The RNA shown here (transfer RNA) has 71 nucleotides and comes from a Promethearchaeia archaeon.
The source organism's lineage runs through Archaea, Promethearchaeati, Promethearchaeota and Promethearchaeia.
Rfam family: tRNA. The family's RNA type in Rfam is transfer RNA.
RNA sequence: GCAGCAAUUGUCUAGCGGUAGGAUUCUGGCCUUCCAAGCCAGAGACCCGGGUUCAAUCCCCGGUUGCUGCA
Repeated sequence: GCAGCAAUUGUCUAGCGGUAGGAUUCUGGCCUUCCAAGCCAGAGACCCGGGUUCAAUCCCCGGUUGCUGCA
């Protein structure tokens, strides 16, 4: 220098155009003599800019960062 892959909540991860889900974490409650465990409820996310579309996490273009390969 070229190519491929990836980026989703504090962390891990699912989601092939139609209101973003799970685990964990945190907060509150129930239970318990107390703690732990368990149960219930709540909080919290689509890397950035543009385009296509009635509608974009998803498709297209560019950028940033990381990983891999080639030179």